[in-house]
RNA sequence: AAAAGGCAAACGCGCCGAAAGGCGCGGACGCAAAGCUAUGGGUCUGUGGUCCUAUCGGACUAUGAUCGCCAGGCCGCCGAA
Numbered sequence: 001a002a003a004a005g006g007c008a009a010a011c012g013c014g015c016c017g018a019a020a021g022g023c024g025c026g027g028a029c030g031c032a033a034a035g036c037u038a039u040g041g042g043u044c045u046g047u048g049g050u051c052c053u054a055u056c057g058g059a060c061u062a063u064g065a066u067c068g069c070c071a072g073g074c075c076g077c078c079g080a081a
Base pairs, nucleotide, nucleotide: 006031007030011026012025013024014023015022016021029068035074036073037072039071040070041069042066043065044064048061049060050059051058052057
């Protein structure tokens, strides 16, 4: 090379969560690290906090989330001539 095998976006249903989002089942848009890791940057959310506001409400903020946004770190399957 080839083949085997792997993961699973959107969407649907159920559950968890304030939300972002996550988990399970179904489902495949894609993925050669779409395996693991929030260390740096980005992005999303804003319970709580701070400030503003006569009220309604608004602004900022990660300790939350994302590794299927990028980089770094760790580890790794098959493999003919």
Molecule: c-di-GMP-I riboswitch aptamer
Organism: marine sediment metagenome